A computed fold for a 100-nucleotide RNA from a Gemmatimonadales bacterium, annotated as Bacterial small signal recognition particle RNA. Its mean pLDDT, the model's own confidence on a scale to 100, is 76. It is recorded under the gene name ffs.
RNA sequence: GCCCCAGGUCCGCGGGGCUUCCGCUCGUGAACCGCGUCAGGCCCCCGCAGGGAGCAGCGCUUAGCGAUGUCGGAGGUCGCUGCGGGGUGCCUGGGGCAUU
Numbered sequence: 001g002c003c004c005c006a007g008g009u010c011c012g013c014g015g016g017g018c019u020u021c022c023g024c025u026c027g028u029g030a031a032c033c034g035c036g037u038c039a040g041g042c043c044c045c046c047g048c049a050g051g052g053a054g055c056a057g058c059g060c061u062u063a064g065c066g067a068u069g070u071c072g073g074a075g076g077u078c079g080c081u082g083c084g085g086g087g088u089g090c091c092u093g094g095g096g097c098a099u100u
Base pairs, nucleotide, nucleotide: 001097002096003095004094005093006092007091008090009089010085011084012083013082014081015080016078017077018076019075020074021073022072023071024069025067026066027065028064034060035059036058037057042052043051044050
């Protein structure tokens, strides 16, 4: 210097780690202007019965906020991992030939 082999770099398809968002779960959640129920009081009625609106209280909850993850979905990232492809070039290792 040449040739061959293998691996890496390259491409594709998966898996996994980390992470973000969403759904789901739980909690919280309206003073006024969410819904329901509505003591007391108020109103209707000559009055009784009955009815009405309805504050407080209580309950349920929208938006929002918070917590969690074992689950589902969509992304980002990784010098992780597997399979396949590609082999012009570059890198690493091995072998052979040639030359010295």